[in-house]
Context: one part of a larger RNA
Order: sequence, then C1' cells, then structure tokens
RNA sequence: GGCGUGUGGGGGAUGUCUUGGCGUCAGAAGGCGAUGAAGGGCGUAGAAGGCUGCGAUAAGCCCGGGGAAGCUGUCAAACGAGCAUUGAUCCCGGGAUUCCCGAAUGACCGUAUACUGAAUACAUAGGUGUACGGAGCGAACGUGGGGAACUGAAACAUCUCAGUACCCAUAGGAAAAGAAAGCAAAAGCGACUUCCCUAGUAGCGGCGAGCGAAAAGGAAACAGCCCAAACCGUCGGCUUGUCCGGCGGGGUUGUGGGGCUCACAUAUGGAGUUACAAAACUGACAACUAGAAGAAUCUGCUGGAAUGCGGAACCAUAGAGGGUGAAAGUCCUGUAAUCGAAAGUUGAGCAGUCUCCGUGAGGUUCCCCGAGUAGGGCCGGUCACGUGAAACCCGGCUUGAAUCCAGGAGGCCCAUCUCCUAAGGCUAAGUACUCUCUGACGACCGAUAGUGAAAAGUAGCGCGAGCGAACGAUGAAAAGCACCCCGGAAGGGGAGUUAAAAGGACCUGAAACCACACGCUU
Repeated sequence: GGCGUGUGGGGGAUGUCUUGGCGUCAGAAGGCGAUGAAGGGCGUAGAAGGCUGCGAUAAGCCCGGGGAAGCUGUCAAACGAGCAUUGAUCCCGGGAUUCCCGAAUGACCGUAUACUGAAUACAUAGGUGUACGGAGCGAACGUGGGGAACUGAAACAUCUCAGUACCCAUAGGAAAAGAAAGCAAAAGCGACUUCCCUAGUAGCGGCGAGCGAAAAGGAAACAGCCCAAACCGUCGGCUUGUCCGGCGGGGUUGUGGGGCUCACAUAUGGAGUUACAAAACUGACAACUAGAAGAAUCUGCUGGAAUGCGGAACCAUAGAGGGUGAAAGUCCUGUAAUCGAAAGUUGAGCAGUCUCCGUGAGGUUCCCCGAGUAGGGCCGGUCACGUGAAACCCGGCUUGAAUCCAGGAGGCCCAUCUCCUAAGGCUAAGUACUCUCUGACGACCGAUAGUGAAAAGUAGCGCGAGCGAACGAUGAAAAGCACCCCGGAAGGGGAGUUAAAAGGACCUGAAACCACACGCUU
C1' cells in the first nucleotide's frame, strides 16, 4: 500500500404513516358590480411579526333562533386584565358599521324629457337641467367576426395540420337551433336538439397524404305560437291625394289561406305568467341554510399501556368511518331508524285570489299573401364535396321577376310526377361545462409520488412581460435531561425521565465517503 471483517462517523435511501393532492358520481348554484365588485393598500388585540377575522362601531356592534359550561382565533406557551347559568365563547338567519386605492366616476356615453338656442327669418346644430340605463371582474361551456405555422404528404407548391391555436365582440345558466319554399320516392314522414346505428359506407382527394357525410331505423325529450298585408274604424299631418303616419279591430295558411259580399248556424266553455297578453299576492306542503336524541361489557393473563389472548354476557332498522397508550358493534365521536326553524331562500308541482280568450259550414267574383327580394352574369366562400356534370346555402359587384292559371325544391339541364310556400319574429325540455357549495365513492398518489404548491404563486431570479423552488414524522404523554463533574463555549461524562433515549440536527436509518481496530498479503 491492497483486500477482508468488525465498531463508529457521515448521509438520508428504504419501510410504515398522512394533514395534501388526483379522479368519478349525485344534488345545488351558475354570477358579483355605481346601494361601488373582483383584487389590493393601510390599519385593527394588553402584547413585536406572519396567518385568519374585522374596518376609526375595526379578532368586532344590534336583533332573532340553536346550544351549553366554560371562554377571550392561530403559529405559540406563559403572564396580565376580564367575560360567563341574569346563558358567555361558539353555530345559523337578518340588520348596522364598512378608512384609502381599484370600472373609480364631481367624469364619459346612450335613451327620454323640459328649458334655451348660432351662422339664418322659421328652423336645425349646439348648450343646460332632470330621470333612467351602461361601463368593470369572473374557471370552463356558447355564438359571431378575424385567423396562423411547425407538422403530414417520408422533399414540396394544391392538399393537410385546421377553421385548430390565438386575437376580438358578446350572451346565458345554458347558448345555438327550431315549427318545412324540409326529407323522401310511387310507400310515406311531419319543428329543433342530443345520443346509438347507418359507416370508415356513399363520396371527396397532386384519386397522393388524407378528408369523410346523409336519409332510413332505435332512443332521450317533446309544444307550439305571434306579426306584415288585404279590409274596417278612429286620431293626426301636410304637398288635399285613389296621400302619409299613429292607434284599435281583422288576419296568419299549402287537403292553399285570408279579406270582401251573400245566405245559414250557436255557447257557458277554455287557458295562464318558460314562448303563445300581462302584474302579482296568499296558503298548504316539501327542501336548504343551525341542530336534538340515539341500543348494548365485564373479568383473568401478558404488557409501559388492552382495543390483544382466555372466560362469561349483551345490542343490532346501528358490525359505515374516525379516535382512544397495540387490533373496540357494546369507552368517546358517530352510524341505522326518527325528530327539528323565530328568520331567510327555493319549488316548471297543489289550492285560492287574480288575469285573459272564444265560435262553425258553404258560395261568388274582385283584393291581399313579406322586392332591389327570388332568379341571371362575373368573382369568392360554405356545404364530407379541392370547379367538377356541381345542385342547395351565403357574400361582393352588376342586372332583375311573378301573387295562386303563382312561386321554390327533388344534386347540371328538360319534361312528367311528387313535396313545400322564401325574402318578418318568439319558443321550454332533452344537450355542453364546473371558478364554487354539499354528500358519497376509488384494483388513484403517498413526500424526487400526488397539484407548481402536505409549507407557495411564498423564498429567490428578472428593468420588465414573466419565471419560480426546496423543506412532512421525538414520545402514549414533554415526562423536553433537576443536580454533580470537565470545558470559555460547543460538546462530553455521571445522575434522572421513559417501554425504549427515541434527546428536539429527534421513527426506521441502506449505499457512496471517512476514521479506528483486527486478520491476511506485498
């Protein structure tokens, strides 16, 4: 020097655990804000700081309800000073207070209205006041307006990624869509939405890569309505017209409907605030926001400790779970079944008050049935469909009809046939999502895992936008080592606590690495 073994140091793996996460299901809620939000700043306790709460009435004030013997939140113990069976602390409901910043607003914008009032006579613009509304924030879901590239095509340009990411606008608890100018096919269906299937089919496609339906069928849920016009009445206006406008009646359809006109006929019923007209209120009941009560066990042994083992019992609509010095149906908390609200909230259901509405069949000829619209041309877009034979739908430019003997569609076009009635509007449910609340669950994680975060959007970094960690475990209980000795201290040796020092750098305590001792060997 090497190897090996042992004893320690060092380090924090492993095992066990869980305060924290992740996910699923069900229900609730789905908004907050000029009555000042979300989010902050600064304050606020006897006491310095952080967290929590609160706001100069400041860990709180008042009222009502619950509840009970202790209480003055927490890290974080002690002290001080107090409160409380005349019911405190605590929990629930309602109310008061609520500094400063922040949309942040004594402003600005919009609507209505009154007054005023230029160039310019009337007027108009403008101005002023009043009233009402808006503005900002918020996780995902929705609709609309814009809209990539990497990538794939084994390169790349059409194509794809993808109408995705992202930006903007804006709404609701859902949104959107929606009562056929639909689908279909010789048979028929009967608004919309979503799911299953159809089907990786029919198709589209440098026919490459890839993209990719629909009808039918089955299911969920079901709901249908209102205007415009013709015509009538009334009011107003001026340019006095076969005019225009307001209001009321009328009317809403595709076996075409309605108006007008003629003749005939008749009922006490129906509906409702989610559309169909609209404002509510009350009661019952139910649910939510505090809670109440809730059965049944003792003993011997081991042990530091009994919930263990042995013996003998009991309850069970309760043997879910958690805790307790080890493993408890009967110790504690709970669990099953049951009960409970002064106040607030909710209920598409029930009852009542209340509110509203109503008629049919036939005939005739004239009138009406959504216009710069439908359609055409050129150019684009969207449709699974890349211009293709390319319909249908939407847009820009340019043209431009018809009113029922009408018009659109049925995938170029034409005909027969069939289906439907555009150019106005409203509409619940079934569907999507989860910042949030409650309950339940998991062949989900267990501290390099699981959220970035068991401590945190903290420490730290960056001028900034922003980026962004690590750190869990003494013990049943602090019983957290009185006292003595060495030492300046740290630390150590005794003594003591404890089941054990497990001694706070604290459960277990692997490896690397270090030291010492011994053995073998050079």